[in-house]
RNA sequence: CGGGGUUUGGCGCAGUUGGUAGCGCGCGCGCUUUGGGAGCGCGAGGUCAGCAGUUCAAGUCUGCUAACCCCGA
Numbered sequence: 001c002g003g004g005g006u007u008u009g010g011c012g013c014a015g016u017u018g019g020u021a022g023c024g025c026g027c028g029c030g031c032u033u034u035g036g037g038a039g040c041g042c043g044a045g046g047u048c049a050g051c052a053g054u055u056c057a058a059g060u061c062u063g064c065u066a067a068c069c070c071c072g073a
Stems, first nucleotide, its partner, number of pairs: 001072007010025004019056001027043005049065005
């Protein structure tokens, strides 16, 4: 330098044909327990890497940029 891949709550990951952003773990509160753990219920937590574009509508499509990984030179 060229090609490809990944980027979504604290962590690990889903998200179909563009149409209200979810799951598990963790965290907080409550129930239960003498207490803890386990279990059950409720809840908080997201600029979907960044900037533009297309669209009535973008995590999803397009362009550029950044970080990381792989291959090639």
Notes:
Predicted 3D model of a 73-nucleotide RNA (transfer RNA) from a Candidatus Saccharimonadota bacterium. Taxonomically the source falls in Candidatus Saccharimonadota (Bacteria, Bacteria candidate phyla). Model confidence (mean pLDDT): 80 of 100. Rfam family: tRNA. Gene Ontology term of the family: triplet codon-amino acid adaptor activity.